The RNA shown here (transfer RNA) has 74 nucleotides and comes from a Clostridia bacterium.
């Protein structure tokens, strides 16, 4: 350089043969339990899906471009 693969919530990730409200698990807060913590239980908040374009009635999910990380290979 070239091929591949990745880029979804604070982490780790799942949705990706397009269809509708974007979800788990830990972690944050707030309750409840307990004398206390810590386990357990509940309940909230948080992301328009790396970024700009294109297709389409409709895109995280398909197409280009470009940033950014990885593995291979010269």
């Nucleotide at each position: 350089g070239c091929a591949c693969c990745c880029g979804u919530a604070g982490c780790u990730c799942a949705g990706c043969a397009g269809g509708a409200u974007a979800g788990a698990g830990c972690g944050a807060c707030c309750g409840c339990c307990u004398c206390c913590u810590a386990a357990g239980c509940g309940g909230u908040a948080g992301g328009c899906c790396g970024u700009g374009g294109g297709u389409u009635c409709g895109a995280a999910u398909c197409c280009c471009g470009c940033c950014g990380g990885g593995u291979g290979u010269g």
Annotation
The prediction has a mean pLDDT of 80. The organism belongs to Clostridia, within Bacteria.